RNA sequence: UGCGGGAUGGUGUAAUGGUAGCACGCUGCUCUCUGGAAGCAGAAAUCGGGGUUCAAAUCCCUGUCCCGCAG
Numbered sequence: 001u002g003c004g005g006g007a008u009g010g011u012g013u014a015a016u017g018g019u020a021g022c023a024c025g026c027u028g029c030u031c032u033c034u035g036g037a038a039g040c041a042g043a044a045a046u047c048g049g050g051g052u053u054c055a056a057a058u059c060c061c062u063g064u065c066c067c068g069c070a071g
Stems, first nucleotide, its partner, number of pairs: 001070007010024004018054001026042005047063005
């Protein structure tokens, strides 16, 4: 430099263009002599910019960063 893949709560990981979900963690409550476990509830996320569309995590353009391959 070229090609391909990737960026989503604190972490990991899903999502036919139509309510952003799950697990762990965190907070509160219940339970318990206490803690843990268990149960219930809650907070928390789409890398930046632009475009297409009634509607974009998703499609298009561009930028940044990460991984792989080639030179």
Molecule: transfer RNA
Organism: Candidatus Woesebacteria bacterium GW2011_GWC1_42_9